[in-house]
Context: one part of a larger RNA
RNA sequence: CUGUGGUUAAGGAACUCGGCAAAAUGCCCCCGUAACUUCGGGAGAAGGGGGGCCACUUCCUGUGUAGGAGCUUUGCCUCCGAAGCGGGGAGGGGCCGCAGAGACCAGGGGAAAGCGACUGUUUACUAAAAACACAGCUCCGUGCGAAGUCGUAAGACGAUGUAUACGGAGUGACGCCUGCCCGGUGCUGGAACGUUAAGGGGACGGGUUAGCUCUUCGGGGCGAAGCUCAGAACUUAAGCGCCAGUAAACGGCGGUGGUAACUAUAACCAUCCUAAGGUAGCGAAAUUCCUUGUCGGGUAAGUUCCGACCUGCACGAAUGGCGUAACGACUUUCCUACUGUCUCAACCACAGACUCG
Repeated sequence: CUGUGGUUAAGGAACUCGGCAAAAUGCCCCCGUAACUUCGGGAGAAGGGGGGCCACUUCCUGUGUAGGAGCUUUGCCUCCGAAGCGGGGAGGGGCCGCAGAGACCAGGGGAAAGCGACUGUUUACUAAAAACACAGCUCCGUGCGAAGUCGUAAGACGAUGUAUACGGAGUGACGCCUGCCCGGUGCUGGAACGUUAAGGGGACGGGUUAGCUCUUCGGGGCGAAGCUCAGAACUUAAGCGCCAGUAAACGGCGGUGGUAACUAUAACCAUCCUAAGGUAGCGAAAUUCCUUGUCGGGUAAGUUCCGACCUGCACGAAUGGCGUAACGACUUUCCUACUGUCUCAACCACAGACUCG
């Protein structure tokens, strides 16, 4: 010097990102126990008192001797039961120590806020959480050889189930609720019209040439059948266009100007745009940039915290909104107890490093 333990005057979180670590609490019995609450809880709430040993008194109890009683069975029967030997409770009395749950073992507690209802699950080896799951709720699909999934198929699961079932998606106990928009995208329905493929159809046209014909004898023209190239009208599905519905489908939910008898503000008016212009509730929030917003509380002093305000850069209703008892190795603030975390360090023990031998 390092590590692991131990003790510490006075103070007691002044330490620190943060009480991290340590200390304190700890068992049994008795008393007592708040807000809130889903009436179950909260609760071991909180906060107090007692606890050893000795003999005595008293009560309960086990076993059961002597003894006593009973008879449907005289029995190795049943019942009661002094004594003795135990177990437990209570009472007053005494004794010892600093200390009696004497060691080990063995909850610190409280007041609030956020998030998630809860018990669970998770990044095997840096994350245990507010993430995932969950019961509950809603929507969509599926009528059974179901939908869906695996497989080329046979076949299998679904299910030896049958819509109170199964599959998919979202939300996430419970309570109060869940507003407006279908213009875009998606899905569902519709079938009149438009568009639309291969196929069908084969008008019109072309190539080839048996043959015919003209010729200046070089060649030119016409051209059936067959073969072949190209191909219009017409016909023809879903889809798309089109018309509706649908938001617990994906999603979206405005601006400007003016106005009241102090001022300020604007219930009100005008105007532009939109599919519709954010309702209830909440709000500087796990969301607020400006921002340490402003006011109040807590502190001597508070960028955090709590309660309000609303000017919401950029909350908002199952991508759920707002509450919520209980629960949480979650996050944040405060109080109490407690302490070497600190003021500020000291000493002791053990094990090392190091020095000497």
RNAcentral holds the full RNA, with entries from ENA and SILVA. Predicted 3D model of a 357-nucleotide part of an RNA (large-subunit ribosomal RNA, domain IV) from Parafrankia irregularis. Rfam family: Bacterial large subunit ribosomal RNA. Taxonomically the source falls in Parafrankia (Bacteria, Actinomycetes, Frankiales, Frankiaceae).